RNAcentral holds the sequence, with entries from ENA. A computed fold for a 319-nucleotide RNA from Ramlibacter sp., annotated as Bacterial RNase P class A. Taxonomically the source falls in Ramlibacter (Bacteria, Pseudomonadati, Betaproteobacteria, Burkholderiales).

RNA sequence: GAAGCCCGCCAGACCGCCGCUGGUGCAAGUGCCGAAAGGCCGCACUGGAGGAACGUCCGGACUGCACAGGGCAGCGUAGCAGGUAACACCUGUCCACCGUGAGGUGAGGAUCAGAGCAACAGAGACGAGCCGGUUCAGUCCGGGUGAAACGGGCAAUCUCUACGCGCAGCAAUACCAAGUAGGCCAGCGUUGACGUGUGUCCCGCGGAGCUGGCGGGUAGGUAGCAUCGAGCCGUGGGGGCGACCCCCGGCCCAGAGGAAUGGCGGUCACGCCCGGGCAACCGGGCGCACAGGAUCCGGCGUACCGGCGGACUUCACAC
Numbered sequence: 001g002a003a004g005c006c007c008g009c010c011a012g013a014c015c016g017c018c019g020c021u022g023g024u025g026c027a028a029g030u031g032c033c034g035a036a037a038g039g040c041c042g043c044a045c046u047g048g049a050g051g052a053a054c055g056u057c058c059g060g061a062c063u064g065c066a067c068a069g070g071g072c073a074g075c076g077u078a079g080c081a082g083g084u085a086a087c088a089c090c091u092g093u094c095c096a097c098c099g100u101g102a103g104g105u106g107a108g109g110a111u112c113a114g115a116g117c118a119a120c121a122g123a124g125a126c127g128a129g130c131c132g133g134u135u136c137a138g139u140c141c142g143g144g145u146g147a148a149a150c151g152g153g154c155a156a157u158c159u160c161u162a163c164g165c166g167c168a169g170c171a172a173u174a175c176c177a178a179g180u181a182g183g184c185c186a187g188c189g190u191u192g193a194c195g196u197g198u199g200u201c202c203c204g205c206g207g208a209g210c211u212g213g214c215g216g217g218u219a220g221g222u223a224g225c226a227u228c229g230a231g232c233c234g235u236g237g238g239g240g241c242g243a244c245c246c247c248c249g250g251c252c253c254a255g256a257g258g259a260a261u262g263g264c265g266g267u268c269a270c271g272c273c274c275g276g277g278c279a280a281c282c283g284g285g286c287g288c289a290c291a292g293g294a295u296c297c298g299g300c301g302u303a304c305c306g307g308c309g310g311a312c313u314u315c316a317c318a319c
Stems, first nucleotide, its partner, number of pairs: 001315004006310005012268007020048007029041001031040003050290001054301002057299005062169004074165005079093005094108001095106004109160002114158002116154002126151001130143004173223004183214006194206004229252001231251004236247004270287007
């Protein structure tokens, strides 16, 4: 220098103006919406997407229901040891395969329980027969082909073994709670309740319901829901090869419900193109990926313009 391999990181920065949305504080009108439950409106300060927020494929938290114990069925996992809340994840290591190598990949328990399977070739392909030789004796030896032939292989075919798994999911679930929806109970009522004729009485007309109470759900609302945890940060200390664990210090970091995180302008980066210049550079234009929370976390998988850093390998060259 070229090619490669593994790991880590970034994903434009800043300023101004106008907006959107969560929180906190102050301030309210006897304000607005709603039957209610509840919600909304002002000002100030402050928070506001990702490494994958994605796919929803695994594992958990949480919630409801179920549940004495054991077995069967079903589903899943599979060297060994460790990590973890848990896992199908991660780490270390053995073995096998791939690579010159750094390194990568592995569905890596069992074929002395049973069943099933094998293209072409071959006399014969799953079960002991067949052929040749040999022996007292299926006693022993050999058999072109083929991956496998007179013994074995495949468990990524069923099966067996060990271990794990109750079922649903935040549209979970809890609370509040309309309707001239519906249920139950009581009282009154065709011997006319009740309604209506402008208030009252009479009277007329209509007339089979009327009144009160109770409890459950639906629409709707609130919580769950995001300030205290499997939390984040540290060029802090310790243990471990490592995954990771234990201390110390600091921090509070989106939380909507048709769903906010945006728009415009400017300056500076970065990349590409055009023009000028011997060059450093100057001017102009364009671009800046994949993609976005929806109960929350740990993984895996997938997408991704481009850039930075570190360890290592192979080859070539120079000293």